Record summary: This is a predicted structure of an 85-nucleotide RNA (Glycine riboswitch aptamer) from alpha proteobacterium SCGC AAA028-C07.

RNA sequence: UGGAUUCGUAGGGAAGAGACCUCUCGUAGGCACCGAAGGAGCAACAGCCCAGGAAACUCUCAGGUAAAAGGACCUUACAAUUAUA
Numbered sequence: 001u002g003g004a005u006u007c008g009u010a011g012g013g014a015a016g017a018g019a020c021c022u023c024u025c026g027u028a029g030g031c032a033c034c035g036a037a038g039g040a041g042c043a044a045c046a047g048c049c050c051a052g053g054a055a056a057c058u059c060u061c062a063g064g065u066a067a068a069a070g071g072a073c074c075u076u077a078c079a080a081u082u083a084u085a
Base pairs, nucleotide, nucleotide: 001085002084003082004081005080006079008078009077010076011075012074013073018031020030021029022028023026032065033064034063038061039059040058041057045052
């Protein structure tokens, strides 16, 4: 100096779906809807008494459905770790 990784810090980008209805106006209720916090489910495979097992797929418990906030993920810089020339 170059690579990889993430328990990290900071900046940038980042989708979907009713600014719905009701009332006593709230941390309330109702119907409809979304998939990208978190959570749950499984194919191959493994096992076979039970238990295992990925995702951007499926579910929608939680969350969300103007803006703001949040936001998987992507990216830049730094930091840390790791192996090698």
Source information
NCBI's taxonomy places the organism under Bacteria, Pseudomonadati, Pseudomonadota, Alphaproteobacteria. Its mean pLDDT, the model's own confidence on a scale to 100, is 79.